[in-house]
Molecule: transfer RNA
Organism: Candidatus Uhrbacteria bacterium
RNA sequence: GGGCCGUUAGCUCAGUGGUAGAGCACCUGCUUUGCAAGCAGGGGGUCAUCGGUUCAAGUCCGAUACGGUCCA
Numbered sequence: 001g002g003g004c005c006g007u008u009a010g011c012u013c014a015g016u017g018g019u020a021g022a023g024c025a026c027c028u029g030c031u032u033u034g035c036a037a038g039c040a041g042g043g044g045g046u047c048a049u050c051g052g053u054u055c056a057a058g059u060c061c062g063a064u065a066c067g068g069u070c071c072a
Stems, first nucleotide, its partner, number of pairs: 001071007010024004018055001026042005048064005
């Protein structure tokens, strides 16, 4: 330098162009002498960045950044 893959909640990851979700974690309450577990509820998102297509983009296209991998 080139090819491919990835980037979404604190972490691990889903998400078929039409309201962004799960598990764990976190907060509150119930339960307990207390802790853990359990149960009920709640908060948390510039979907890497910029641009394009579209009535509508996390999703499609381009560039860039970062990470991984292969080739040189």